[in-house]
Molecule: Bacterial RNase P class A
Organism: soil metagenome
RNA sequence: CGCUGGACAGUCGCGGCGGGAGAGACAACCCGUCGAGGAAAGUCCGGACAUCGCAGGGCACGGUGGUCGGGGAACUGACCCGGGGAAACCCGCGGGAAAGUGCCACAGAAAUACACCGCCGAUGGCGGGGUGGGCUGGACGUCGGCCCAUCUCGCACAGGCAAGGUUGAAAAGGUGCGGUAAGAGCGCACCGGCGUCGUGGUGACACGGCGGCCAGGCAAACCCCACCGGAUGCAAGGCCAAGCAGGACCGUUCGCAGGCUGCCCGCCAAGGUCCAGGUAGGCCGCACAGAUGGAUGGCUGUUCACGACAGAAUCCGGCUUAUAGGCGCGCU
Numbered sequence: 001c002g003c004u005g006g007a008c009a010g011u012c013g014c015g016g017c018g019g020g021a022g023a024g025a026c027a028a029c030c031c032g033u034c035g036a037g038g039a040a041a042g043u044c045c046g047g048a049c050a051u052c053g054c055a056g057g058g059c060a061c062g063g064u065g066g067u068c069g070g071g072g073a074a075c076u077g078a079c080c081c082g083g084g085g086a087a088a089c090c091c092g093c094g095g096g097a098a099a100g101u102g103c104c105a106c107a108g109a110a111a112u113a114c115a116c117c118g119c120c121g122a123u124g125g126c127g128g129g130g131u132g133g134g135c136u137g138g139a140c141g142u143c144g145g146c147c148c149a150u151c152u153c154g155c156a157c158a159g160g161c162a163a164g165g166u167u168g169a170a171a172a173g174g175u176g177c178g179g180u181a182a183g184a185g186c187g188c189a190c191c192g193g194c195g196u197c198g199u200g201g202u203g204a205c206a207c208g209g210c211g212g213c214c215a216g217g218c219a220a221a222c223c224c225c226a227c228c229g230g231a232u233g234c235a236a237g238g239c240c241a242a243g244c245a246g247g248a249c250c251g252u253u254c255g256c257a258g259g260c261u262g263c264c265c266g267c268c269a270a271g272g273u274c275c276a277g278g279u280a281g282g283c284c285g286c287a288c289a290g291a292u293g294g295a296u297g298g299c300u301g302u303u304c305a306c307g308a309c310a311g312a313a314u315c316c317g318g319c320u321u322a323u324a325g326g327c328g329c330g331c332u
Base pairs, nucleotide, nucleotide: 001328002327003326004325006303007302008301009300010299011298012297014035015034016033017032018031019030020029037309041320042319044318045317046316047315048314049233050232051231052230061229062228063227064226065225066079067078068077069076070075080094081092082091083090084089095224096223100222101221102218103217104216116165117164118161119160120159123158124157125155126154127153128152129151130150131149132148133147134146135145136144137143173191174190175189176188177187178186192214194211195210196209197208198207199206200205237284238283239282240281246275247274248273249272250271258268259267260266304307
């Protein structure tokens, strides 16, 4: 990784179907035949099917997302990418963060932004000293004052820096050398990342050359790109249809023959015929197992490795989960 998921016999039962017998049907009876799973499970996906909706197009909303194959779709095979391992192999991730917006808790100076500690203070500033020059005072010097240039010391005021410290999941590429006042991709080498070119590959991508010098993370935040998507599920839905109630028509003749109303008309009722929707109920949907009081089991014997997880409810294809024991193949 794949397969299997006790076997055989007897006997007593259960359900479906077919046949027989019996007076027409049903039941009972007899015979034959069929009767759970690799997951029937979870109901997580996709589809068939069914009803409703729907001119066409767009927006919105939702889902999916590496590449190449298979497939109607879900899904799946191989490969690519990241990590681990000596290896067989295992684990993980999957369009875009260089279109834009947003967020990055706490801590921390600062969360694409900053300066708390720190380093420097080259340059400018302030202060001290040395040397040189100029001007000036005057008591005419080996003196004092002021200014300029230059050297040097100090301060850390302006300012420069982001190397180091501190916080954090994450701090504006990493290591080293050079460089600098101190520093810094500031320069260089290697590495990482990015762009571009070449080679290989169907492709994701890999390898190599060159370039400039760097671009944080989050898209399960909005968003952008591509593709897909109507809703509800067999208690869907269809057919037949008792009773009660409803509608249409008739309600004539004779005889004592209902109510309003004593009479006529009219209306209502009784009665008769027909009709529609449709409840109870039944049938279909529904199956090469198959119901709706819902079957598929029990016992005995033999044998073995001594039997796990578990049982249909419209059907099919997947995924996931549970599973004693056994068998087979391959690799380190």